[in-house]
RNA sequence: AGAGUUUGAUCCUGGCUCAGGAUGAACGCUGGCGGCGUGCUUAACACAUGCAAGUCGAACGAGAACCAGAGGCUUGCUUCUGGGGACAGUGGCGAAUGGGUGCGUAACACGUAGGUGACCUGCCCUCAAGCGGGGGAUAACAGCCCGAAAGGGUUGCUAAUACCGUAUGUGGUUAGAUGGUCGUACAUCUAACUAAACUCACGGGGCUUGAGGAGGGGCCUGCGGCCCAUCAGCUCGUUGGUGAGGUAACGGCUCACCAAGGCAACGACGGGUAGGGGACCUGAGAGGGUGACCCCCCACACUGGCACUGACACACGGGCCAGACUCCUACGGGAGGCAGCAGUGAGGAAUAUUGCGCAAUGGGCGAAAGCCUGACGCAGCAACGCCGCGUGAGCGAUGAAGGCCUUCGGGUCGUAAAGCUCUUUUCCCAGGGAAGAGAAUGGACGGUACCUGGGGAAUAAGUCACGGCUAACUACGUGCCAGCAGCCGCGGUAAAACGUAGGUGGCAAGCGUUAUCCGGAUUCACUGGGCGUAAAGCGCACGCAGGUGGCACGGCAGGUAGGGCAUGAAAACUCCCGGCUUAACUGGGAGACGCUGUCCUAAACCGCCGGGCUUGAGGGUGAGAGAGGGAAGUGGAAUUGCCGGUGUAGUGGUGAAAUGCGUAGAGAUCGGCAGGAACACCAGUGGCGAAAGCGGCUUCCUGGCUCACUUCUGACACUCAUGUGCGAAAGCUAGGGGAGCGAACGGGAUUAGAAACCCCGGUAGUCCUAGCCGUAAACGAUGUACACUAGGUGUCGGUGGUAUUGACCCCAUCGGUGCCGAAGCCAACGCGUUAAGUGUACCGCCUGGGGACUACGGCCGCAAGGUUAAAACUCAAAGGAAUUGACGGGGGCCCGCACAAGCAGCGGAGCGUGUGGUUUAAUUCGAUGAUACACGAAGAACCUUACCAGGGUUUGACAUGCACGUAGUAGUGAAGCGAAAGCUGAACGACCCUUCGGGGAGCGUGCACAGGUGCUGCAUGGCUGUCGUCAGCUCGUGCCGUGAGGUGUUAGGUUAAGUCCUAUAACGAGCGCAGCCCUUACUGCCAGUUACACGUGUCUGGCGGGACUGCCGGUCAUAAGCCGGAGGAAGGUGGGGAUGACGUCAAGUCAGCAUGGCCUUUAUAUCCUGGGCUACACACACGCUACAAUGGCUGGUACAAUGGGCUGCCAAGUCGCGAGACGGAGCCAAUCCCACAAAACCAGCCUCAGUUCGGAUUGUAGGCUGCAACCCGCCUACAUGAAGUUGGAGUUGCUAGUAAACGCGCGUCAGCUAUAGUGCGUUGAAUACGUUCCCGGGCCUUGUACACACCGCCCGUCACGUCAUGGGAGCUGGCAACACCUGAAGCCGGUGCGCCAACCGCAAGGAGGCAGCCGUCGAAGGUGGGGCUGGUGACUGGGACGAAGUCGUAACAAGGUA
Repeated sequence: AGAGUUUGAUCCUGGCUCAGGAUGAACGCUGGCGGCGUGCUUAACACAUGCAAGUCGAACGAGAACCAGAGGCUUGCUUCUGGGGACAGUGGCGAAUGGGUGCGUAACACGUAGGUGACCUGCCCUCAAGCGGGGGAUAACAGCCCGAAAGGGUUGCUAAUACCGUAUGUGGUUAGAUGGUCGUACAUCUAACUAAACUCACGGGGCUUGAGGAGGGGCCUGCGGCCCAUCAGCUCGUUGGUGAGGUAACGGCUCACCAAGGCAACGACGGGUAGGGGACCUGAGAGGGUGACCCCCCACACUGGCACUGACACACGGGCCAGACUCCUACGGGAGGCAGCAGUGAGGAAUAUUGCGCAAUGGGCGAAAGCCUGACGCAGCAACGCCGCGUGAGCGAUGAAGGCCUUCGGGUCGUAAAGCUCUUUUCCCAGGGAAGAGAAUGGACGGUACCUGGGGAAUAAGUCACGGCUAACUACGUGCCAGCAGCCGCGGUAAAACGUAGGUGGCAAGCGUUAUCCGGAUUCACUGGGCGUAAAGCGCACGCAGGUGGCACGGCAGGUAGGGCAUGAAAACUCCCGGCUUAACUGGGAGACGCUGUCCUAAACCGCCGGGCUUGAGGGUGAGAGAGGGAAGUGGAAUUGCCGGUGUAGUGGUGAAAUGCGUAGAGAUCGGCAGGAACACCAGUGGCGAAAGCGGCUUCCUGGCUCACUUCUGACACUCAUGUGCGAAAGCUAGGGGAGCGAACGGGAUUAGAAACCCCGGUAGUCCUAGCCGUAAACGAUGUACACUAGGUGUCGGUGGUAUUGACCCCAUCGGUGCCGAAGCCAACGCGUUAAGUGUACCGCCUGGGGACUACGGCCGCAAGGUUAAAACUCAAAGGAAUUGACGGGGGCCCGCACAAGCAGCGGAGCGUGUGGUUUAAUUCGAUGAUACACGAAGAACCUUACCAGGGUUUGACAUGCACGUAGUAGUGAAGCGAAAGCUGAACGACCCUUCGGGGAGCGUGCACAGGUGCUGCAUGGCUGUCGUCAGCUCGUGCCGUGAGGUGUUAGGUUAAGUCCUAUAACGAGCGCAGCCCUUACUGCCAGUUACACGUGUCUGGCGGGACUGCCGGUCAUAAGCCGGAGGAAGGUGGGGAUGACGUCAAGUCAGCAUGGCCUUUAUAUCCUGGGCUACACACACGCUACAAUGGCUGGUACAAUGGGCUGCCAAGUCGCGAGACGGAGCCAAUCCCACAAAACCAGCCUCAGUUCGGAUUGUAGGCUGCAACCCGCCUACAUGAAGUUGGAGUUGCUAGUAAACGCGCGUCAGCUAUAGUGCGUUGAAUACGUUCCCGGGCCUUGUACACACCGCCCGUCACGUCAUGGGAGCUGGCAACACCUGAAGCCGGUGCGCCAACCGCAAGGAGGCAGCCGUCGAAGGUGGGGCUGGUGACUGGGACGAAGUCGUAACAAGGUA
């Protein structure tokens, strides 16, 4: 410090995700030791049990056990005295600290800095003064009584440092006066009031009053720190005053009266959440997040309320009341409060021992000894965290065994192991043994740390990952299954992504996962972002608050800057030094702590004050342009309607039609009238307006703008949240108006449908008046204002100059409005003085897509609706610009038998062949638009053959290796069984080499293995088809672009051609094109057999020539080229062939061959017989033959070429109607044969008919091949003589020796179902205006939401499933208030007839007090209507997602109606 992910690729925007660090953690797997820390984050849920606050006898009375002494006597009891001092009590101090928790609290609660002249302070310290003399009670105790208990009542006795008078008054308090002060400080004086306690025993300890200190606390204030504005107004003790009460103290703190204030957009009030801070985590920092442990503060102690005591409490282990809960109960009543330490239950993913000790530190009491202390010190449990150590070290290659992989060679685990040598941290055993403790006693930890000795490599390694990010790869299994996954994504038979194994990488007593926080994220941007098109400028203006503000001077010192002082607790952090062996941990010192206060200084800048200036702004004067606005009036053209005339059959409308109108007279035409709306030409990237918007003409009223003059004011300015106004169209209300147009609606068409597009009608509306609505792609998708930064060129309005008789032109300048462009900016496109450049000021707005221009709530509206505006859920993208393609029912140019023009066909018939389908035991398999279908197959009766049935064989029909065996062996093979294969088997009977041992071959047995037309053409090679013989496809260097990429290859011409020329940031090059090659047409030479006219002319073969736009003319750009001509056998590639660029179709082929993987192995191999591939309601494809007279038949007469031939072609001759047979000459072929070519031509017959056309089908008789023609061959003869009379929609081939017609040959092959395929010659046309259209293609360009590329993409309803959510008759909770009722405890007030020791009084009584009662306040409860917020709800609304559902085709191309 970045990376992955949107695309075919690119740049940008933008979100999601990852790598890092952290944790009071939890979970999975694993686990050796030690040190230091940490450990209920959930139920402030409920708690059994024990402990956590006591102490003082030197304040006091009483006093058990026990001891001693004395006495009494019933000799083991009792009395007294003394000692002793338990338990309990009076009294004092403490219990308000310590310890826990974080409910509440958004607050002076906290932090920080101040204030208190408005205050308190026990114990402690200092100083001053004092402590005289009296009194009355009461607990304990004892007796009696009540109660189950807890407890209580009553009578009697008693002490005090308990309580009460009194004296004294240093002092203090209150009141008054004077001085003083800002004031109530303070000082002085006067009056009234006001203290005390003793104990110990001589040292002290305590007590009272006052002053001060230290420390602690109360109260007040400035500033600081959460979310929601879908909480905008809140408030009646409220704000202030006067008086009173109350408090330690100010204060509406409380009360009475008076006034009507107070708070709030700088966020009041309300709601939600939350203890705050030091700090902790992260981060470069700024920030963000957190508030465990430790420290400070606050709040709380079952829930709520209340006071008492006290220096301090409204009190965790005190009290009273109410409530909930738990427990006891004799049912009458009582008891309790772990958010102290342990511990239990519950909750939860989850958090420990009912331990030891007061030895240390600290605390309470005490004079002290001491007692108490779950504070604390320790130990236990837990890898929960941090830190440290170890699980050994060295040598050791036959690279062992074994595992895994393998191309079978090997590689790897791997010096790893074994083995040898060594060490002992840790571990075990034994011995010694602390510091922590101060002068001494006293150690829980602890027989611990540590030290020494001994033993033995001994006791000790896992976990996660290995597709990219991200470090680490193979095999097997699995087969979109099982599963993985943080994101992208893996898995559908070769998975480095799943599972396992081996190996490897990372970390290590841990490793992973999950959760959360920061980071990366400059992705809320202060540091440090944006808003034309990516999300984002309010529709426009006016304008309050707010923010900001021209030039120069003087002053102030709030901001600002510098310095000093104070403060910023400790711990933490950083640095240095030190202590534990090191580290973690810890001690000391220093630094730092951005905040705040205060003092001094500076005065540039901001601010404030003062008086100035004119350039910003505004005014004045004089001119000017304009569809600027409002009102009134007025004009013509046109449409429509009505009236009348002329006139007759149509008109209208469309792609074509129809509906409609019209003989009741339309349309057309002429005249007249009516009414409404809009203003042609002028008219213009012209003008005006803030925008919306504004268009005939005239008048009136009225706003703004520009120019000139530099005349006046003197900063008066800019922007603008809230607010206010204006605001197209549509829409709404009321009333008018209504010609044309025209939602809805009706009809006609179109269509599969047509709720549309087109047509005929037509209502609201469009128009006017008044009012509402308040939105638009209200757009320049660009807020307003100002300044600055090259120009060029139009245009509108002015001014000045120049010029002219004058209008122009021209020059300069101001203001508007356009285009092009420098710099600069931008992701690019583009913007560019009218900025999207460079700056300033202010406002508005954005923060991934969808959900959602939505819901709920608020506000506005008559309504429609507008405005403000979420969340759940879901996706990994959604987007912008540009690039290359592809595509378009986009454009331009061009080509092709592509169309057109022609000729012949196909589609109809019969037959042949192939395919689909069907059938079948099998009808083997493949090929399937073009580019499958007379295709693989250039030839299925057996064979072929892969299929089916049946019968056999199992090292096999075939190959190789090894081992063993074999001599009448291998081989031939009569006869037998059998359908054959096969089995059995008489007989005959071998070969090569040899060193003579044998070896090889053969055969047999066995082991390895063979075999497979079994699967995968989507694992492959090779070959092939197609686009397409189309003219294209690329590269190097350079240049342009951030980049994909472009340029070159585009352009102007030209060509069959990216062919060539020219231009040109390109210059060159490669694969293609062309040429080179073959053939054909002409020709020279040579040679010539078996050709031929017997010599060279034909012919055959070889080697050459010839054609190159070379020549001429025209044209073009002086080019390339094109047109015409000459010559020539041939002319512009002469004809034909071979030749197929980069690539596309996962095109075809595993069945031609090869081949990876998988499968099979007495079978999916192999052999054989028979069958099947030849089936047949049907459909398609390719053909043949026809339908006839340009013909058929009969007879006659001509003329080819390519080819083939020894298991072959086969002559002559003879036989047969014929197929053919016999025959055997010739020929290994320019020699012989196949082999008579046929159309044609000549002559005759047929005469338009299902025929003398046509030949299917069938019968009979023959021939040929073959082991064999039944399934299932071909041919011949005779007989038979079907459909068919030129073929619907549609569709194919062909541009010249071509089509068409005619025959001939060949391959395969025993034969042939060949009408196929491939060649050959013979006869031999027609037509092409042309490129609008169909198809295909090339180049350029354009649009694109396509890139699997239009057979693309994609929208909405409906149906089904899942999920979250809104509404909803309601139902049901929670929270905080309000009104009224009841009203505990308690304080305060009243009363006080009942009661009472202290004082007064002889007494009666009084003063005073208490109970009781009453009242205010008051927790809780009850009732009620509302508010806010949840859950749930029949039904309902939309939304998201889901595999190949349904219907259509809306959008993306002109998307077929932009």

This is a predicted structure of a 1458-nucleotide RNA (small-subunit ribosomal RNA) from a metagenome.
Model confidence (mean pLDDT): 84 of 100.
RNAcentral holds the sequence, with entries from SILVA.